[in-house]
């Protein structure tokens, strides 16, 4: 240089054929249980989805250009 893949909450992931509140687990915080801690049970907060532009009535999802990382290849 060429080709491919990934990017969504603090972390790990889901998100169907584009469709009307972006979800789960762990972690955090609050409460319950306990003599107490852990475990367990209930609840709360937390991401406008890597950036920009485009298509569309509507984009996490499609298109283009970038950025970061990973793999293959010369």
């Nucleotide at each position: 240089g060429g080709g491919g893949g990934u990017a969504u909450a603090g972390c790990u992931u889901a998100g169907u054929u584009g469709g009307u509140u972006a979800a789960a687990g762990c972690a955090u915080c609050c409460g319950g249980c306990u003599c107490a801690u852990a475990a367990c049970c209930g609840g709360a907060g937390g991401a406008u989805c890597c950036g920009a532009a485009g298509u569309u009535c509507g984009a996490g999802u499609c298109u283009u250009c970038g950025u970061a990382c990973c793999c293959c290849u010369a």
Background:
Predicted 3D model of a 74-nucleotide RNA (transfer RNA) from a Bdellovibrionales bacterium. The organism belongs to Bdellovibrionales, within Bacteria. The sequence was found in a public genome assembly. Rfam family: tRNA. Rfam links the family to the GO term triplet codon-amino acid adaptor activity. It is annotated as a transfer RNA.